The RNA shown here (transfer RNA) has 72 nucleotides and comes from Callorhinchus milii. Its mean pLDDT, the model's own confidence on a scale to 100, is 81. Rfam family: tRNA. Rfam links the family to the GO term triplet codon-amino acid adaptor activity. Rfam's curators write: Transfer RNA (tRNA) molecules are approximately 80 nucleotides in length. The RNAcentral record of the sequence draws on Rfam.
RNA sequence: AGUUCUGUGGCUUAGUGGUUAGAGCACUCACCUCGCAAGUGAAAAAUCUGGGUUCGAUUCCCGGCAGGGCGA
Numbered sequence: 001a002g003u004u005c006u007g008u009g010g011c012u013u014a015g016u017g018g019u020u021a022g023a024g025c026a027c028u029c030a031c032c033u034c035g036c037a038a039g040u041g042a043a044a045a046a047u048c049u050g051g052g053u054u055c056g057a058u059u060c061c062c063g064g065c066a067g068g069g070c071g072a
Base pairs, nucleotide, nucleotide: 002070003069004068005067006066007065010025011024012023013022018055028042029041030040031039048064049063050062051061052060
């Protein structure tokens, strides 16, 4: 080179063609405590990128990028 898989908050991940993109941990704030931890409540934070199909794309298709596997 070739082939195949994956890409969603800071990390690990669920999700499905349809209107709040969900959860756990972490971070921040508040409560609690003499203080810390634990616990409780609240808030912020994400669909790799470009195009196509579609009334509608995170989801389907194509290219690119990045990473992993196989293989020489």